[in-house]
The prediction has a mean pLDDT of 81. This is a predicted structure of a 1397-nucleotide RNA (small-subunit ribosomal RNA) from an uncultured bacterium. RNAcentral holds the sequence, with entries from ENA and SILVA.

RNA sequence: AGAGUUUGAUCCUGGCUCAGGACGAACGCUGGCGGCGUGCCUAACACAUGCAAGUCGAGCGAAUGAAGUUCCUUCGGGAACGGAUUUAGCGGCGGACGGGUGAGUAACACGUGGGCAACCUGCCUCAUAGAGGGGAAUAGCCUUCCGAAAGGGAGAUUAAUACCGCAUAAGAUUGUAGUACCGCAUGGUACAGCAAUUAAAGGAGCAAUCCGCUAUGAGAUGGGCCCGCGGCGCAUUAGCUAGUUGGUGAGGUAACGGCUCACCAAGGCGACGAUGCGUAGCCGACCUGAGAGGGUGAUCGGCCACAUUGGGACUGAGAUACGGCCCAGACUCCUACGGGAGGCAGCAGCUAAGAAUAUUCCACAAUGGACGAAAGUCUGAUGGAGCGACGCCGCGUGGAUGAUGAAGGCCGAAAGGUUGUAAAAUCCUUUUACACUGGAGGAAUAAGCAGAGUAGGGAAUGACUCUGUGAUGACUGUACAGUUUGAAUAAGCAACGGCUAAUUACGUGCCAGCAGCCGCGGUAACACGUAAGUUGCGAGCGUUGUUCGGAAUUAUUGGGCGUAAAGGGCAUGUAGGCGGAUUUGCAAGCUUGAUGUGAAAUCCCGCAGCUUAACUGCGGAACUGCAUUGGGAACUGCAAGACUAGAGUUACUGAGGGGAAACUAGAAUUCCAAGUGUAGGGGUGAAAUCUGUAGAUAUUUGGAAGAAUACCAAUGGCGAAGGCAAGUUUCUGGCAGAUAACUGACGCUGAGGUGCGAAGGUGCGGGGAGCAAACAGGAUUAGAUACCCUGGUAGUCCGCACAGUAAACGAUAACGGUAGGUGUUGACCAUGAGGGUGAGGCCCAUAGCUAACGCAAUAAAUGUACCGCCCGGGAAGAUAAGCCCGCAAGGGGUGAAAUUCAAAAGGAAUUGACGGGGGCCCGCACAAGCGGUGGAGCAUGUGGUUUAAUUUGAUGGUACGCGAGGAACCUUACCUGGGUUUGACAUAUACUGGAAUGUUAUAGAGAUAUAGCAGCGUAGCAAUACGCCGGUAUACAGGUGCUGCAUGGCUGUCGUCAGCUCGUGCCGUGAGGUGUUGGGUUAAGUCCCGCAACGAGCGCAACCCACGUUUCUAGUUGCUACCCGCAAGGGAGCUCUCUAGAGAGACUGCCGGGGACAACCCGGAGGAAGGUGUGGAUGACGUCAAGUCCUCAUGGCCCUUACAUCCUGGGCUACACACGUGCUACAAUGGCGUAAACAAAGGGGAGGGAAGCGGCGACGCGGAGCAAAUCCCAAAAAGACGUCCCAGUUCAGAUUGCAGGCUGCAACCCGCCUGCAUGAAGUCGGAAUUGCUAGUAAUCGUAAAUCAGAAUGUUACGGUGAAUAAAAUCCCGGGCUUUGCACACACCGCCCGUCAA
Repeated sequence: AGAGUUUGAUCCUGGCUCAGGACGAACGCUGGCGGCGUGCCUAACACAUGCAAGUCGAGCGAAUGAAGUUCCUUCGGGAACGGAUUUAGCGGCGGACGGGUGAGUAACACGUGGGCAACCUGCCUCAUAGAGGGGAAUAGCCUUCCGAAAGGGAGAUUAAUACCGCAUAAGAUUGUAGUACCGCAUGGUACAGCAAUUAAAGGAGCAAUCCGCUAUGAGAUGGGCCCGCGGCGCAUUAGCUAGUUGGUGAGGUAACGGCUCACCAAGGCGACGAUGCGUAGCCGACCUGAGAGGGUGAUCGGCCACAUUGGGACUGAGAUACGGCCCAGACUCCUACGGGAGGCAGCAGCUAAGAAUAUUCCACAAUGGACGAAAGUCUGAUGGAGCGACGCCGCGUGGAUGAUGAAGGCCGAAAGGUUGUAAAAUCCUUUUACACUGGAGGAAUAAGCAGAGUAGGGAAUGACUCUGUGAUGACUGUACAGUUUGAAUAAGCAACGGCUAAUUACGUGCCAGCAGCCGCGGUAACACGUAAGUUGCGAGCGUUGUUCGGAAUUAUUGGGCGUAAAGGGCAUGUAGGCGGAUUUGCAAGCUUGAUGUGAAAUCCCGCAGCUUAACUGCGGAACUGCAUUGGGAACUGCAAGACUAGAGUUACUGAGGGGAAACUAGAAUUCCAAGUGUAGGGGUGAAAUCUGUAGAUAUUUGGAAGAAUACCAAUGGCGAAGGCAAGUUUCUGGCAGAUAACUGACGCUGAGGUGCGAAGGUGCGGGGAGCAAACAGGAUUAGAUACCCUGGUAGUCCGCACAGUAAACGAUAACGGUAGGUGUUGACCAUGAGGGUGAGGCCCAUAGCUAACGCAAUAAAUGUACCGCCCGGGAAGAUAAGCCCGCAAGGGGUGAAAUUCAAAAGGAAUUGACGGGGGCCCGCACAAGCGGUGGAGCAUGUGGUUUAAUUUGAUGGUACGCGAGGAACCUUACCUGGGUUUGACAUAUACUGGAAUGUUAUAGAGAUAUAGCAGCGUAGCAAUACGCCGGUAUACAGGUGCUGCAUGGCUGUCGUCAGCUCGUGCCGUGAGGUGUUGGGUUAAGUCCCGCAACGAGCGCAACCCACGUUUCUAGUUGCUACCCGCAAGGGAGCUCUCUAGAGAGACUGCCGGGGACAACCCGGAGGAAGGUGUGGAUGACGUCAAGUCCUCAUGGCCCUUACAUCCUGGGCUACACACGUGCUACAAUGGCGUAAACAAAGGGGAGGGAAGCGGCGACGCGGAGCAAAUCCCAAAAAGACGUCCCAGUUCAGAUUGCAGGCUGCAACCCGCCUGCAUGAAGUCGGAAUUGCUAGUAAUCGUAAAUCAGAAUGUUACGGUGAAUAAAAUCCCGGGCUUUGCACACACCGCCCGUCAA
């Protein structure tokens, strides 16, 4: 010192949370020792028991009666003297201190500083003066009575330092009239005169003497009273007060005083917060903080208050008295029921309450206190011990060596890593612990008694020093020291996703749980639980609570208010606050010095004492304050004088919808009357309600009414704001300018107060044309209590009176000075253009400011003063209750809390996506066309259903003739049944048998099992080794099981769309922007130009393949201008066709026009081809957690006599239905028949198969030639000619029957083909929807892959061969740009209300 958290990202505002410190703490886990501290914060609840205040016999009478002495003695003892000891009572002093608690108290209670000329003070000190002489009682004791007790009554007797007169009176007090001095107003002090009143006590001692007594004065100490200032909340508490405020007189008190009383006056307090309510003991200090502050008021210390609750006095120097008294109340206890007793907020202890707080301990040895002459007695004050890790501090739980880096654990890519020098082991040490011994060592100079002294002006219960004498220890056999033993007796807690130091595995599977905030957990969780490891602290560690800090988040230091929360609707003005320039004085503020005080302790610094520290002692500093006093006079203030720059007054000029009243005008609207005139008018997106033949609308004339004032008109004018607009007149407010004169700070702001205040609303009275809430009707709609239409009442208008609010906005309060530029409205100067001054109203813009947007002389910059307002968001400013205002109003003003929700809510800007926003532009996207789908039958795929199984994946576009380019068995993953278990397959080892291999028989559905035959590898003489096959055992195999949301690879789609980015620079606080935008152009981010950008990359294009023209090369199997042959073929040749290699060719190159002299576009020439020649291959950054774990590969999980594997049969081919993709048709551009032309590209050896023959045919027989430019598949078909004549047909062919053919172990489930027979639906297809822009659509056939067989599918090939568009952007999709946005999972978004669960 900061950090996390709002967003896709950013900056800001703003809250929430964390890291730190502290505690009289509590809880959880754990726990070795010691020192010093500390310990009922709650019920000022109730208390058993014991103790906590007594002492003095040197005040008194009495009682008791030890030692000792004397006498007597029956020797047991008795008597007398004696008086130690003890003490119930009288008396004295003390029980007003010490100790406890914080209920009350907002107060002179406390703190601080003063005052008393308005006071008291026992014991103590000093000084002065005294104490003479008498008297009467009373307790105790004795007798007696009452009572249960507590206690009480009566009688007799007695003492005092108890009580009462008398004497004395220095002094004191009072009265009286003086003098001197002094002061602070009343006054004070001193002196002397007269008069009156008023004291006393003795005790001890042989004595000296000492202790007491009385009066007075002084002191010291302790108190009493008064005053200034200071320290809590609420104004939703605004008025309070009759002894109240003051006076006179009296009483009372130690003393002043309405303290009390009588009379008189009517005052006193309050916005500087009275009164009321709530809360609270105050302070030194303690905690925190850089400080200023904030919080607290335990322990220690000062003050106050209280003592079961309330009240009262007595005694006394002192009390309205914690362990005294009286009365009343509550409670508890005793009781003989008549009556009595009690007060732990003293120390222990008990009950209760509570999260929670200790021993019914020891001692007066020390310190202090009471009494006493003293010894001494008393002292739960105090000193100590005990209990509690409650806190602070210190120590320890071992040290060194020790690698095979042991074992075990955990992880692992199986190499190893880690725990870890850690352990073990070896060598040491002994703090602590246990045991024993020493230890009167420290706390002690005690005190006392006797004596001497010191400082100071100086006293005491003073302080200190010295000498002699000098008993006494609770703690405690304690601290400490020594000795023995032996690593021996001693480590935990929390955390490990980020903040925040520290990570892996397993388990779990939005479950269990965690969490301070953000947030983790839905099958690979570094966040849950456990383990291992690590980190932090350590006899503790975490959690909870409280408080300060961080929080500048109440901001004095040190914040804000245009849009984040926040300027009052506007003005006027009271109190208050602040205030121009100058001179003099004063000294309140201010400043400087001195003095007093600011208790001690605490904090800080230094030194010292306990082994150290905590702790303690000593010294210093500090205590930032208050008061008194001496100086100063700059600034503020006050007083006096003088000034004119602020402010104002008068005279002159000017502009203006400023205000009020009266009068007037024209246009329009509606209504009335009349004329002309005829069928509609009106209204809407379209209509209808409505109006009109009883004459509307339209048009003409006349009349009536009310309201509003076109054009001018504006970025304009005026006003404080609200607001103000036809014209004229009257009255009136403000503003500006120029020039003079005058006043002389008269000013600024402004809590309350007062006034004004749009629209709507209210009351009373008028008025009412148009418009128009409510209301009615018609439409719209799913509905339509709306938007639209037809009507229409309050109201709108006027007068008077209320009301008092608006996004009353510039969301921006006032007064000064502070660069410019260009319009504009008034005024003045000047005037040729033009310029200047001052006052308004706009737009730009420098500096500056701002989170940014923006503001910028009309500030949101800068300076100043004052007022209002804000402190996270919602429920809540249209809330509640209270109060005030109002006739009322769902009215206005003021204005919360509980509780609850989610850690945000919000501002500005950025990038995207989106818009039934805009602009530009593309695409068979629409349009223009051609052909289809959707209807029929069938094929095929999918859904659904069914099933033992109908294996599975693909599901909007981007699944559905898709994976599958071909399910009868196999395939096959599914189902049924039957088998096998190191396995159908791989590698390795050990043991064992056998060459391998071929084949036969039996059983069985087969897998398989059993038996037999043939057969004997290579090397070596052999044993044996190698290879191969089988068996047994172990590692392992195997899985089309799961997860495509763990993955690789591959693929689809946007999209062959023109985009996607980077480096450096520049701009911006930043996210980002620029570049890539702009002007043109292109198929294209293609190119050109411009430009704070300059370059570059991936895409585009080109490079590649095919086709189209041509040249060259080559010439068989191809070709033929030539020859031979019936033909097959041969010869000759390579001009042509063709084949297949290498080249050429096209580049906007040329011309004209357009364009910006560009890019490029349009047209043309030439050319086989012209503007990318045509087609293909080629798919940027990315999107869809798109598809695929069943092609393959692969992490993790799962199965292992089964989810593996083999076999038989079945299923994937099911079938009320729905959808997709196709085929065939519905016919004449056709069907059928006949004859007979013209392709391309492919394939062929387990093959294609010719000719010929048989069969109606599928096909069969056959087997020439061909591993192919040679042979074969192979017939191309549409085409041509003839016929049919519009019909369910000579169309169409489903379905079914019979008979055959082919493939194949095998065509039942379940193949294809042929012949004959049968001859269904269907006559061009609803809403909707699809393909195609030229060799394309349409139409026609051919081939191939897969394949034993099985295409209407797929992939290729050629034949015939159109129509339409070239323009525009309505639908769809896309690109660029701009704008809005509360979206960012991004419009399939977000989100509001109601209802239901």
Its Rfam family is "Bacterial small subunit ribosomal RNA". Its family is annotated with structural constituent of ribosome and ribosome in the Gene Ontology.